Context: one part of a larger RNA
RNA sequence: CCAUCGUCAAGGAACUAGGCAAACUAGCUCCGUAACUUCGGAAGAAGGAGUGCCCCGGUAGCGUCGUAGCAAUACGGUGUGAAAGGGUCGCAGUGAAUUGGGCUUCGUGACUGUUUAACAAAAACUUAGGGCUCUGCUGAAAUCGCAAGAUGACGUAUAGGGCCUGAUGCCUGCCCGGUGCCGGAAGGUCAAGGGGAGUGGUUAGCCGCAAGGCGAAGCUGCGAACUUAAGCCCCGGUAAACGGCGGCGGUAACUAUAACCGUCCUAAGGUAGCGAAAUUCCUUGUCGGGUAAGUUCCGACCUGCACGAAUGGCAUAACAAAGAAGCCGCUGUCUCGACGGUGGGCUCGGCGAAAUUGUGGUUCAAGUGAAGACGCUUGAUACAUGCAGCAAGACGAAAAGACCCUAUGGAGCUUUACUGUAGCUUGUUAUUGAAUUACGGUUUGCAUUACGUAGUAUAGCUGGGAGUCUUUGAAGCAUCCCUUGAGGGGGGUGUGGAGACAACAGUGAAAUACCAGCUCUUGUAGAUUGUGAUUCUAACCUAUACCCGUGAAUCCGGGUUGGGGACAGUGGCAGGUGGGCAGUUUGACUGGGGCGGUCGCCUCCUAAAGAGUAACGGAGGCGUUCUAAGGUUCCUUCAGGCCGAAUAGAAAUCGGCCAUCGAGCGCAAAGGUAGAAAGGAGCUUGACUGUGAGGAUGACAAUCCGAACAGGUGCGAAAGCAGGACUUAGUGAUCCGGUGGUCCCUCGUGGGAGGGCCAUCGCUCAACGGACAAAAGCUACCCUGGGGAUAACAGGCUGAUCGGGCCCAAGAGUUCACAUCGACGGCUCGGUUUGGCACCUCGAUGUCGGCUCAUCACAUCCUCCCGCUGAAGCAGGUGGGAAGGGUUGGACUGUUCGUCCAUUAAAGUGGUACGUGAGCUGGGUUCAGUACGUCGUGAGACAGUACGGUCUCUAUCUGCUGUGUGCGCAGGAAACUUGAGAGGAGUUGUCCAUAGUACGAGAGGGCCUGGAUGAACGAACCUCCUGUAUAUCAGUUGUCGUGCCAACGGCAUAGCUGAUUAGCGGUGUUCGGUAGGGAUAAACGCUGAAAGCAUAUAAGCGUGAAACCCGCCUCAAGAUAAGGUUUCCCUGGUAGAUUAACUACCCAGAAGACCCCCGGAAGACUACCGGGUUGAUAGGCAGAGUGUGUAAGCACAGCAAUGUGUUCAGCUAAUCUGUACUAAUAGGUCGUGAGG
Repeated sequence: CCAUCGUCAAGGAACUAGGCAAACUAGCUCCGUAACUUCGGAAGAAGGAGUGCCCCGGUAGCGUCGUAGCAAUACGGUGUGAAAGGGUCGCAGUGAAUUGGGCUUCGUGACUGUUUAACAAAAACUUAGGGCUCUGCUGAAAUCGCAAGAUGACGUAUAGGGCCUGAUGCCUGCCCGGUGCCGGAAGGUCAAGGGGAGUGGUUAGCCGCAAGGCGAAGCUGCGAACUUAAGCCCCGGUAAACGGCGGCGGUAACUAUAACCGUCCUAAGGUAGCGAAAUUCCUUGUCGGGUAAGUUCCGACCUGCACGAAUGGCAUAACAAAGAAGCCGCUGUCUCGACGGUGGGCUCGGCGAAAUUGUGGUUCAAGUGAAGACGCUUGAUACAUGCAGCAAGACGAAAAGACCCUAUGGAGCUUUACUGUAGCUUGUUAUUGAAUUACGGUUUGCAUUACGUAGUAUAGCUGGGAGUCUUUGAAGCAUCCCUUGAGGGGGGUGUGGAGACAACAGUGAAAUACCAGCUCUUGUAGAUUGUGAUUCUAACCUAUACCCGUGAAUCCGGGUUGGGGACAGUGGCAGGUGGGCAGUUUGACUGGGGCGGUCGCCUCCUAAAGAGUAACGGAGGCGUUCUAAGGUUCCUUCAGGCCGAAUAGAAAUCGGCCAUCGAGCGCAAAGGUAGAAAGGAGCUUGACUGUGAGGAUGACAAUCCGAACAGGUGCGAAAGCAGGACUUAGUGAUCCGGUGGUCCCUCGUGGGAGGGCCAUCGCUCAACGGACAAAAGCUACCCUGGGGAUAACAGGCUGAUCGGGCCCAAGAGUUCACAUCGACGGCUCGGUUUGGCACCUCGAUGUCGGCUCAUCACAUCCUCCCGCUGAAGCAGGUGGGAAGGGUUGGACUGUUCGUCCAUUAAAGUGGUACGUGAGCUGGGUUCAGUACGUCGUGAGACAGUACGGUCUCUAUCUGCUGUGUGCGCAGGAAACUUGAGAGGAGUUGUCCAUAGUACGAGAGGGCCUGGAUGAACGAACCUCCUGUAUAUCAGUUGUCGUGCCAACGGCAUAGCUGAUUAGCGGUGUUCGGUAGGGAUAAACGCUGAAAGCAUAUAAGCGUGAAACCCGCCUCAAGAUAAGGUUUCCCUGGUAGAUUAACUACCCAGAAGACCCCCGGAAGACUACCGGGUUGAUAGGCAGAGUGUGUAAGCACAGCAAUGUGUUCAGCUAAUCUGUACUAAUAGGUCGUGAGG
């Protein structure tokens, strides 16, 4: 020091994000218990009292058994066993241990329950209750499965599935326009299939001199009308389906406000209730409450950025390891820390990892530098080497950054992205048969029908036609049926019994009788085909009905019988629906990305006098137009100004003069242009076909200019000009496809189909060199590859912004620029703000605030010294010098900041990676859960809010704090010192005297000098006070033991409790900052010239501050420049030598030191200090002191608990004094011989 325990003076949440942690409380009996309430609760609410032991007493009572008695009952045995009362001891009686702290208010969720195994336990999920919706069962709906089959369910709408809400109470408003769902079927649209008008190809043949044309049947390609379901459009319904629920203007006799009015829009404009809320940005809204002080909290208000009614609204008792606020109690959370126990750490013995590691002989400052250096430069500092510690650095370790960007990377999710698809659904067809009926289409037969006007009168059209019909019954009449244009026409039956019609005439476009063909209307019969309905049974389906296989079977197979039935089911084809599922897409540029903007072409500037030239530089245009606005020939001159005329004006048209270009040239700009490219007129189509020498631009693809040749053309008398337009924009490659032309190819041949070539058409392919015919989003559940090529933090550069200073001085200041303030402007400094840039770092430089510990700057908050003052004094303003020291405690909030409370001499401003996370915290921000508001169809999102949410690291090097060892310091030692140098300290109030004096009208009220006493800070110490005190004393509970009693001992946190010595501490005590000297700053002076004056200055001399140097305290000669003084010790031999000092051997081994041992108020180890028998060093013993508080035993009193006496007794750690009883015994090692 860490972990974990015990105790604490005074205060008692002042700590902190937050009472986190700890403490308090606690058992049992009795008393007592509020609001509210769903009457159950709340409630152990809260708050109180009692609690041991002894006697009464093993009593009263009770259970049970027995005896006596008819019974009540009495007695006895046995078991259990009070209360009240009395007595007695202690600080304390649940005496230890087990063992709730409580209350008030609010938001949320009703409750018990469940959840992210290992960062979220919650307000999330669930829940009972409520609602909507689906499902009628011969496979319910739903679900799994290719199917068989299974779950649902051996259930049947009081059942089952899905969705929403979430006990209970009061309630649940308006909107059906959109989306969804349900219903409807008239109309529109609509697939396959059916249908087949029409048409293409081929060609036997025919025509033609030929080229070629026409073309039957057959085969074959295409194919119109018509028919045809669902779906969609359409019409309704539906919100406890998805969802939605306005704006503007005016108005009341103070003002304000608006019951009221107007107007626009909507599908409808938010009702009740609630409301700065889990929702309110502004916002710490405003008011009230609580507090000394309240960004939180509670109650209100309503201005609801952006509440609101089953994505439920508002209340609500009870409940919650959940969230917020307050109060009481309690406490080491704190002021402010102290002591003690245990386990580590440290030392010794044993055993013995890991991450990490380019090599390392691994200082500091300033500078430099890929922009923050142990390693570079320049200085400074620095003997060698351990150990214990601390963490400032090594952009420390760990993890190829999770943020950000990027990738024509990935994955998960979403949807009205694109394209598919399972499933569902609809039609058709096969399996698939029979019949009846109704209604259609087509076709055949028969019948019927056909009315303009005129005309006998209802003339379908064309042709033939002079006769036709009639006893096989004419006209007429009656009646019935059909039809109608209401006139009539047609037919049947009866009657009737002989004629009726045409031609001719007339009318008319057409003439009727009769015959033939055709068209239309209507009807009928047949064939064929389609649709609807009904019936049948034989396919097909089905039966937990019965029989058999079978001794068992609700299985299976066969049979009987029943039910359904050409439906269903299944296969093929086709339409619809289809994020249920799948595969994919979702651009680039970009002073990070996103949002915004842009993307091709033309003109100008930038562009630096050839061309070209960038930026999210500065300005504008284009995505055409014109049959003349083209060609040619000829002619003309404009804009503007002055004068004149005219109803006439500044501008209408006309005349005159001047007018080099200022006009015009379809449109942007530039260049060009009056000898025309401008304006006018005539004639016209060169706005031609086929080519094209040669050039220009371009990476290419492409683009541009172009004489000339051939053909034919226009204008012009001709020369000539003309292949669009004064020029430069007016645009789109390739593929694919259409149309016209064509000498081309055409798979055995001929055709044909198809293709090629020429011409031409179809792209805001505008992301405009165009990925495909066809494509949007979310990710905080995320992943991978990369990037400091690119953002967020920090550094760097810059300094717009920011802060400071200076200059000028308009003005304010009664007067007066400069006591004070200072506009418009100018010049600078700093590197604290917000930025800009994107230079180190993305194979990681941890981010706000707090705590702790600081250190520096000075642009100074206080204290000190000065100048000026619009300074009387006091108190101030402003400026100069000055960095020595100091610079408070709280309420609120995560806050920095800020507001407030109470103080103060003052409550400074900044830097240090917005100092400090290998020092702590983790409230905020910034992962995963959840909710609200808002946005979004949705997945989801929000510098919006709210609740919750893993902080790793044993220190190698540098650095720093301590502490040793080695060697050095020219002999060795023991003491005492000098002080180069380094560090520490440095603050200030109040009161008194001077003096109620100077000053002042007064009120008030000094400078200077002297004294007293504090706050905070610091050092030392333990006499006092106070804390602790685990080897002191006492009390006491439970239990076990020493055989029992008594007395002791162990364990229960030291069991708990009350005291407490030494030591260590503080809250205690004592002391400290000074004085003084030197040299100065600002400032103030003396003398004094330059400059006969003046001048504090130039020479010279002074005064002058907490700053500087001393002075005070500490360290200090490794101060390698190694210092000084005093004292102590060593005065041998031989041999050799390169002879002052050396080497070898022998002899003696000094002063002194160490080892070793006994110890220490010294200490991690080491070191340091004391002692070692000539000894009080430690232990023991004796005494004293101190503490505790009257031991045991015995005696006495009492029934007993207990008391009294012996007895202020017994015991007593670390303290003091004495005493050798024990242990420091004995011994060893180093150190030399006179010193270059």